The RNA shown here (Glycine riboswitch aptamer) has 88 nucleotides and comes from a soil metagenome.
RNA sequence: CCGUCCGGGAGAGUCCUCACGCGGCCAGCGCGGGGCGCCGAAGGGGCAACGUUCCCCGGAACCUCUCAGGCACCAGGACCGGACGGGA
Numbered sequence: 001c002c003g004u005c006c007g008g009g010a011g012a013g014u015c016c017u018c019a020c021g022c023g024g025c026c027a028g029c030g031c032g033g034g035g036c037g038c039c040g041a042a043g044g045g046g047c048a049a050c051g052u053u054c055c056c057c058g059g060a061a062c063c064u065c066u067c068a069g070g071c072a073c074c075a076g077g078a079c080c081g082g083a084c085g086g087g088a
Stems, first nucleotide, its partner, number of pairs: 001086008013036001015035004020030003037071003043067001044065003050058002
């Protein structure tokens, strides 16, 4: 440094609407599409110093964009810790 497993791990909508299914066909529930608003911590894009030596190119983040992703719980989750295995 990489992989697997375990533990921790933030933010932002239980908004509106449509279709389908369930339902006593009511209340409501599930699921998917669309609209508006919003979030940054999968992934991806942007750049300062600096390097190059010339305006090209390279170039970090928890900064920034929000393409992707996400906005009850669950899940996911950068990152942190531990165990085991591998590499240098």